RNA sequence: CUUCGAUAAUGGCAAACUUAUUGAAAAAUAAGGACGCAAAGCUUCGGGUCUAAGGCUUUAUAAAAGCUAUGACAGCCGGGUUACCGAA
Numbered sequence: 001c002u003u004c005g006a007u008a009a010u011g012g013c014a015a016a017c018u019u020a021u022u023g024a025a026a027a028a029u030a031a032g033g034a035c036g037c038a039a040a041g042c043u044u045c046g047g048g049u050c051u052a053a054g055g056c057u058u059u060a061u062a063a064a065a066g067c068u069a070u071g072a073c074a075g076c077c078g079g080g081u082u083a084c085c086g087a088a
Stems, first nucleotide, its partner, number of pairs: 004086002012037002017032006035075001041081003045078003048073003054068004
């Protein structure tokens, strides 16, 4: 330095849920709270999943329904990138 991850050490993050706010929604942000995580740091490049405002189709200019990300999920997986410690 690269890989690797232990009944090691210092620490870190924060699921569900609750409250408030934003959003059409998925969801996000903040506070509380800990299921867990060795990258559960960052990043949508690939796959996947969620939502459907808008658009299109159907119907009767209905209702309802269906299709579709430009929206979202990094704690879905892979990739890229940065990083604490040092047993085997």

c-di-GMP-I riboswitch aptamer from Salipaludibacillus neizhouensis, 88 nucleotides, folded computationally. Taxonomically the source falls in Salipaludibacillus (Bacteria, Bacillati, Bacillota, Bacillaceae).